[in-house]
């Protein structure tokens, strides 16, 4: 020392991406009152206009342009003298330019180069220099000769420059003297082994000097010493990159020169051939360095802006001169680029100095004030000079501080803006309103300190020069900073956010649009995610966004990771480097530790005190600054260094072991191939097959022979090797480990980058073999296709020798050693032991399992456990093991091994589903088994699709199509055409007016709503008012969308048998157990067993309907019985016994036997018994799935129309018809059609009704009558049963489909009804692939009713009853389900995923003929200035200059190379983009198991 978001259906863990924090010379956006402090070109070290930025000194000189004075002279005004002009004197002040002297080498800015002794740090210099400062000693003598300035004269546009005379100095020369100076020579103390070192002493040679003045001093020169500054060496430290491994020729090193303040190849000759390099030279590419800044718990990472120290640089590049100090930012020469002036012949310039400009950029300030102060040059000084410096000025660009007001005030106003809208909530004590202050801003007034020192004057002391005292001057900022008075809430608040991470939400608008985003993600019409409003939150004179740095990130881990499977052990051995190492002593003291001492500038940072009103600021102390250095002591560890040990390793000596290896010989099966026999038609393949081989005789089969490969059995869970591997026997040679022994060595060990050597398999060279197999080829199959799985051939390989490549999923996905750490069980090879019992022990090879480890899976003495020690490796995923370069390689190719882009992941183990052309139990009319259908046909009906003004809507795989509809001719009705109406067709609140409104009745027009006329009736009251019409207004209406905003219902898996809780217990966790085995059931039904043990929802039961019996009760039912009547009947009285009708209630419960089984339970032609094992049917539908289905039955959010999308009316439409598909009807006929005749039911229904009976019609039916509002009356059963016909055929079958004639409902049958009846008499002769229903009162087949409904397109649609069957052996297989296990890359769940080419757009990148930059290095040529060197003739009195000439280089031209880097038709792969072709390769056994190597 804080985490959080994101990979999953969920879950751990690995592992990346993001965010919350700080930080800044910053920039941009919105916004902005004051004040102190502090900061402001990161970019073009790009040009640069204009002004200052370094001068001072007359107390060094000669001198005198200019100024002021002064004295002279002149000339004018005038009073003798003043004033004014002019001249002339340098007399004086004092001074332009010259000469000299000192500064100018600081100060001030900039970071371009530099990876270096550049810089930090510590140390040396006995190898050094130092102007101006202090100290000490000692001097300052003597002489000379130039030169500027003045003046004259020339050349020049100018810059400037030449000659010529003439002078002066603290300027230059010479000559003297001279120390402890230098330099040679004797002597030779002293120190050391020593090469040296060289005190004193002493001899020669040589080296100086300037004056100035007020006379007091300040300079001069010499030595010596201090101090400053300086220089030079050297240890350590200091970026990246090996896809830079070798690099150097003045290089290493040495003698001896020469240069230098000095030491050195620093530079020269000569010799010698060495030096640096994996501890990374060289080379490349960045970079000024510290001190310190930011961050971080620290360790670290990163940065080096202001301030400070140090270093370079001053356009670019050379170079020296001067000087004490430069190779000099505002000096020279000299090349070059750029600018600028020119008279074209030549100049002139360097803001990286303040300021300013341009230019580049997102971006950075005023062409300011002053020397007041500090500080610096020069000066005796007084002073001048300073764009250092101190101030002010712009700028929210940091950091502090202050403010914008404070109290009280509820009708909790008004607006706003939200909701569940008569009402509430919020903004809000907020405002309005009262009373208070007055910071700051304004106005008036006062009004600072920094100033000390020094000039100047006076005075004191001593020594006339200082030191004090006393007085005066000397403030840029400044009338500032503080302070006092006035008046007045007056002068002052916004940015950002509010989906999660994250503090803070509602409405409105948009509608994958527009638009947000830092990551996950948000927006397709109910967006807390855009936009906008209103609230809210965070912060506030600022907030926010960008950019970068640290931080979270333990995500490069030294603190502090990792490598079986998530990224990671190298294919293995062998061994140099280096790394790290037994036990017992001695010593050493490098490492360590500790104690002193030096350094570790200041400033910063921390801490304490203290100054600005506070705070930042700043001022003083203090630790502290982890480092270096030196001295001391310590000796346990580690390392040196030495003496020993054996236990590590090694070596002998015995034994025994093995597919350990090369090399030779030998073998038999089997293979094919030859050669003969025997033999006759196939054979051989295959899911079928075909192609192949065969009558020239194949396969088969028997001999013989050939060849090459490969070695059954033994054979293993086995053994051996280092891995790769290694298998018939035998010999030889070789190598190994094991076990015994304890005789030798004595730590010889262990690991190992770089090198080396081995390495399957397949490839390659070259030369052999070649039987089998067999890439590649061919040719058959299969396929849509089939360059493939499958056959049939077949080259190269497969084999040998001799070379090469060196790579695999070279795996145990487990580096190599050593030592530690419960057990159990097998085995192998030794040892013991009489031993084919059994223990033991060493070394091997397994399984299992404790602990511990581990994300789990799993590991566990042959560790993945504890612990050392060396190596190798990893760091997110695609790009990519790919491109470039290098190495190797005959070559395939291997090693090494990026980056740009682009994703928010990728990837482990586990878990719970789902899924499989995985598997193992089980069910179901799911198959088989049967029985009827559909699929053909006509016709009904519903859909599609077309058509149409309109054919209204919905329903669409199962789970939509005789579905919503259980009744479309108008209506209905939603749909279209027209044609009305708008408070509306229907409901209702309110205001106003009316008293009528209405209703019939007739008439006109009109297609009708609906107009218009006329006549007739007519209002109630409790007096409030009630009804109605009009007008006006607030609601209506709406079958208009959303069923993906919903409620209700409902369909389906599926009446499957499952689907979950508490509690316990496993598991880090999702979850798991329970619900899982076994047996059983129709059942998660039961039993047993059992870390579970109990529980809910489902199952069953309970409820209804039916079979069987009591028992009650008896009309509208029924009539055994008794009695009356009919033509006939329970017709009638009567009775409730039957039936029956409807209430109660009994029975069934594997209850009993018998067998099986532990028990559940199962079996049985078992008893009984109306029913047997759930009697049948029905109803009843867990958790949930399918955004199913319905907004149009109904309800309900929104959103949409409001003379229409509402509503009224006519008409038309939904009945359309090349055509498809469902679903049924009627058939196709003889078990049938037709005629005739005779039986037998349920359930229901019925007054706008069923209708009984008469009549009349062939018939629907009319026309009369009657019973019944119904156990009363009405609604004919039919098939069957007999009886005649018909005789197999497009018919006596089948009846569409027509044509006429009629009935019936209804305003109306034209589009478009139903019946009747007569004629007509189409397809159709059992229906292809396929396919649907049904296990018993079932199918199948026959009528009968009922809703709706005037009436019907009814053959549907719910319901009755009659007649009344076959079959099930099984569960392989199809479907569907339940459950146990397995795989998995699926989770939208297999209708899942998901791969390549190819089409298209877009983006980075590789190669490419080339062509364009760059920098560095080499080679030859040229070569400025300038040192250095050499130099007769010229100039100087001389010193000496100057001229030539050489050396060296900057530069500049050539030349071949190497590198980097842009560009580049064309190209080569990548990477991304909702709905593109082609295909299906991978997950499942993925449909040919998958992967790795190679060809």
């Nucleotide at each position: 020392u804080a985490g959080a978001g994101u990979u999953u259906g969920a879950u751990c863990a690995u592992g990346g991406c993001u965010c919350a924090g700080g930080a800044u010379g910053a920039a941009c956006g919105c916004u902005a009152g004051c004040u102190a402090c502090a900061g402001g070109c990161u970019u073009a070290a790009c040009a640069c206009a204009u002004g200052c930025a370094a001068g001072u000194c007359g107390a060094g000189g000669g001198g005198c342009a200019g100024c002021a004075g002064g004295a002279c002279g002149g000339u004018a005004g005038c009073u003798u003298g003043c004033u004014a002009c002019u001249g002339u004197c340098g007399c004086u002040g004092g001074c332009g330019a010259c000469c000299g002297g000192c500064g100018c080498a600081c100060g001030g800015g900039u970071g371009a180069g530099u990876a270096a002794c550049g810089c930090g740090u510590a140390u040396c210099c006995a190898a050094c220099c130092u102007u101006c400062c202090c100290c000490u000693g000692a001097g300052u003598a003597g002489g000379g000769a130039a030169u500027a300035g003045c003046c004259c004269g020339g050349c020049g546009a100018a810059a400037g420059u030449c000659g010529g005379a003439u002078u002066a100095a603290u300027g230059c020369c010479c000559u003297a003297u001279g120390c402890u100076g230098u330099c040679c020579g004797a002597c030779g103390a002293u120190a050391g082994c020593a090469u040296u070192u060289g005190a004193a002493u002493u001899g020669g040679a040589u080296g100086a000097a300037a004056g100035a003045u007020u006379u007091a001093u300040c300079g001069c020169u010499c030595a010596g010493g201090g101090a400053u500054g300086g220089g030079g060496a050297u240890g350590c430290g200091u970026c990246u990159g090996a896809u830079u491994a070798g690099g150097u020729u003045g290089c290493a090193g040495g003698c001896g020169g020469g240069g230098u303040a000095a030491c050195g190849g620093c530079c020269c000759a000569c010799c010698u051939g060495g030096c640096c390099g994996a501890c990374g030279a060289u080379c490349a590419g960045u970079a000024g360095g510290g001190g310190u800044u930011c961050u971080g718990a620290g360790a670290g990472g990163a940065a080096g802006g202001u301030c400070c120290c140090c270093c370079a640089c001053a356009u670019u590049g050379g170079a020296a001169c001067u000087g004490a100090g430069a190779c000099a930012c505002g000096g020279u020469c000299c090349a070059a680029a750029c600018u600028c002036c020119u008279a074209c012949g030549g100049g002139a310039g360097g803001c990286a100095g303040c300021a300013g400009u341009g230019a580049g950029g997102a971006a950075u300030a005023u062409u300011g004030g002053u020397c007041a102060a500090u500080g610096g040059g020069c000066g005796a000084g007084a002073g001048c000079c300073u764009g250092a410096a101190c101030c002010a000025g712009c700028c929210a660009a940091g950091u502090a501080g202050c403010g914008u007001g404070c109290a009280g005030g509820a009708a909790g106003a008004c607006g706003g803006c939200c909701c569940u809208a008569u009402g509430g909530g919020u903004u809000g004590u907020a405002a309005a309103c009262u009373g208070c202050u007055u910071u700051u801003g304004g106005a008036g007034g006062g009004g600072a300190a920094u100033a000390a020192a020094g000039u100047g004057g006076c005075g004191u002391a001593c020594g006339u020069g200082u030191a004090c005292g006393c007085c005066u001057u000397u403030g840029u900022a400044u009338g500032u900073a503080c302070c006092c008075u006035c008046a007045g809430a007056a002068u002052a608040a916004g940015g950002a956010c509010c989906g999660g991470c994250u503090a803070a939400u509602u409405c409105c608008g948009u509608g994958c649009c527009a638009g947000c985003a830092g990551c996950c993600g948000c927006g397709g019409u109910a967006a807390u995610a855009c936009g906008g409003a209103a609230g809210g939150u965070c912060c506030g004179g600022g907030c926010g966004u960008u950019a970068u740095c640290c931080g979270g990130a333990u995500u490069u881990a030294u603190u502090g990771g990792g490598u079986u499977u998530a990224a990671a052990g190298g294919g293995a051995g062998c061994g140099c480097a280096g790394g790290c190492c037994g036990c017992c002593g001695a010593u050493u003291a490098a490492g360590c530790g500790u104690g002193a001492c030096g350094u570790g500038a200041a400033a910063u940072g921390u801490c304490c005190c203290g100054g600005c009103u506070c705070a930042a600021c700043c001022g003083g102390g203090g630790a502290g600054u982890u480092g270096c250095g030196u001295c001391g002591c310590g000796a346990a560890c580690u390392g040196g260094u030495u003496g020993g040990c054996u236990u590590g390793a090694g070596u002998g000596c015995g034994g025994a072991c093995g597919a350990g290896g090369u090399a030779u010989g030998c073998g038999g099966a089997a293979u094919u191939c030859g050669u003969g026999g025997u033999g006759u038609a196939g054979c051989g393949g295959u899911g079928a097959a075909a192609u192949g081989c065969u009558u020239a005789g194949a396969u088969a089969u028997c001999a013989c022979g050939a060849a090459g490969a490969a070695c059954c059995c033994c054979g293993a869970u086995u053994g051996c090797g280092a891995a790769g591997g290694c298998a018939g026997c035998g010999u030889a040679c070789c190598a190994g480990g094991c076990c015994g022994u304890a005789a030798c060595u004595g730590a010889c060990g262990c690991u190992a980058a770089u090198g080396c050597u081995c390495g399957a398999a397949g490839g390659u060279g070259c030369g052999g073999g070649u039987a089998u197999c067999g890439a590649a080829c061919a040719g058959g199959a299969u396929u849509a296709g089939a360059u493939a799985c499958c056959c049939u051939g077949g080259u190269a390989g497969u084999c040998c020798g001799c070379g090469c490549c060196g790579u695999a999923a070279a795996c145990g996905a487990u580096g190599a050693a050593u030592g530690c750490u419960c057990g159990u069980c097998c085995u192998u090879g030794g040892c013991g032991a009489c031993a084919c019992a059994c223990a033991g022990u060493c070394a091997g090879g397994g399984a299992c399992c404790a602990a511990g480890c581990g994300a789990a899976a799993g590991c566990a003495u042959u560790a993945a456990g504890c612990a050392u020690u060396c190596c190798a490796c990893c760091u997110g995923g695609g790009g990519a093991g790919u491109a470039c370069g290098c190495c190797g390689g005959c070559a395939a190719c291997g090693g090494u091994g990026a980056a740009a882009c682009u994703c928010a992941a990728a990837g482990g183990a586990a878990u719970u589903g789902a899924c499989g052309g995985g598997g193992g139990c089980c069910c179901g009319c799911a198959c088989a088994a049967g029985c009827g259908g559909a699929g053909g046909a006509a016709c009904a009906u519903g859909u599609g699709g077309u058509u149409u003004a309109a054919u209204u809507c919905g329903a669409u795989g199962a789970u939509a199509c005789g579905c919503g509809a259980g009744g479309a001719a108008c209506c209905u009705u939603a749909c279209c055409c027209g044609g009305g109406c708008u408070u509306g067709a229907a409901c209702u609140g309110g205001a106003c007016g009316g008293g009528a409104c209405g209703g019939a009745u007739g008439g006109c027009a009109g297609a009708g709503a609906c107009g218009c006329c006329u006549u007739c009736c007519u209002u109630c009251u409790u007096c409030g008012g009630a009804c109605c019409c009009g007008u006006c207004u607030g609601g209506a209406g709406g079958u208009g969308c959303u069923g993906c905003a919903u409620g209700g219902u409902u369909g389906u898996c599926g009446u499957c048998a499952g689907c979950u809780c508490g509690u316990g217990c496993c598991g880090u966790g999702a979850g798991g157990u329970g619900u899982c085995g076994g047996c059983u059931u129709a059942a998660g039904u039961g039993c047993c067993a059992u870390a579970a043990c109990g529980a809910g929802c489902g199952c069953a039961a309970c409820c209804c309907c039916u079979g069987c019996c009591g028992c009650c009760a008896g009309u509208u039912g029924c009539c055994a019985u008794c009695a009356g009547g009919u033509g006939a009947u329970g017709c009638u009285g009567g009775g409730c016994a039957c039936u029956c009708u409807g209430g109660c209630g009994g029975g069934a419960c594997u209850g009993c036997c018998a067998u099986c089984g532990c028990a559940a339970g199962a079996u049985g032609c078992g008893a009984g018994g109306a029913a047997g094992g759930u009697g049948g049917g029905g109803a009843u539908g867990a958790c949930g799935u399918c955004a199913a289905a319905u907004c149009a039955g109904c309800a309900c959010g929104g959103c949409c129309c409001u003379u229409a999308c509402g509503u009224c009316c006519g008409a038309g439409g939904c009945u359309a018809c090349a055509c498809a598909c469902g679903u049924g009807u009627u058939a196709c006929a003889a078990u049938g059609g037709g005629g005739g005749g005779c039986a037998c039911a349920g359930a229901g229904g019925g007054c706008c009704g069923c209708u009984a009976c008469c009549u009349g019609g062939c018939g629907a039916c009319a026309g009369g009558a009657u019973g019944c509002g119904a156990a009363u009356c009405c609604c004919g059963a039919a098939a069957u049963c007999c009886c005649c016909u018909c005789u197999c055929a497009g018919u006596u079958c089948g009846g569409a489909c027509u044509g006429g004639a009629g009935u019936c409902u209804g305003c109306a049958a034209c589009c478009c009804g139903a019946c009747u009846c007569c004629a007509c008499g189409a397809a159709g002769c059992u229906g292809g692939a396929u396919u649907c229903g049904c296990u018993a009162g079932u199918a199948a087949u026959c009528g009968c009713g009922c809703a709706u409904c005037a009436g019907c397109c009814a053959u549907g649609g719910c319901g009755c009853g009659g007649u009344g069957a076959a079959u099930a052996c099984g569960u392989u297989c199809c479907c569907g389900g339940g459950u146990c296990u397995u795989g998995u890359a699926c989770a939208c769940a297999c209708c899942g995923c998901c791969c390549g080419u190819c089409a298209a757009g877009c983006c980075a990148u590789g190669a490419a003929a080339g062509c364009c930059g760059g920098g560095g290095g080499c080679g030859c040529c040229u070569g400025a200035a300038g040192u250095c060197c050499g130099u007769g003739a010229c100039c100087g009195c001389g010193a000496g200059g100057g001229u030539c000439g050489g050396c060296c280089u900057a530069g500049g031209g050539u030349g071949a190379a190497a590198c980097c880097g842009g560009u580049g038709a064309u190209u080569g792969g990548g990477g991304c983009u909702a709905a593109g072709u082609c295909g299906u390769a991978a997950c499942a056994a993925g449909g040919u198991a998958a992967c790795c190597g190679u060809a």